[in-house]
Molecule: glmS glucosamine-6-phosphate activated ribozyme aptamer
Organism: Deltaproteobacteria bacterium
RNA sequence: GAAGCGAGAGUAGCGCCAGGACUCAUGGCCGCAUCGCGCCAUGAGUUGACGAGGUGGAAGCAGUAUCGAAAGAUUCGGCGGAUGGCUUCCCGGCUCCACAGUCGAUAGAGGCGAGCAAACCGCGCGAGUGAUCGCGCGACAAAGUACGCCUCCCGUGGCAG
Repeated sequence: GAAGCGAGAGUAGCGCCAGGACUCAUGGCCGCAUCGCGCCAUGAGUUGACGAGGUGGAAGCAGUAUCGAAAGAUUCGGCGGAUGGCUUCCCGGCUCCACAGUCGAUAGAGGCGAGCAAACCGCGCGAGUGAUCGCGCGACAAAGUACGCCUCCCGUGGCAG
């Protein structure tokens, strides 16, 4: 120093890289033709999702799981995971109780309005031979919750009045 073991913290556009693309180094090729910012091999690297939003408990199934921004082969491709989806049971909400229905502590269904980012990009600083990476300053979303308003549902039985 590495491995192993143990403990703690962090992560869900979260983590990782064996494809691809790109960079550098070394070696080789120009064999009809290529001297090039070319091609090949090996090695080492770089890149590989920008935020908003999202978890009642348990089991199971399925699995490209909401919203926009950017870019315009790479936010491509692959692996793992994930608060999304469905089913069953339990708990809870919907304000007399039980059931039904429908949802999940943002807790009945639907609609309208308004409002809120970060990267990209530009400028600047820093690290690296480089591909790239980090930091600072500057603007603009959609959905969801809350907020304002509208529509629908408002069933069955019981209690009370």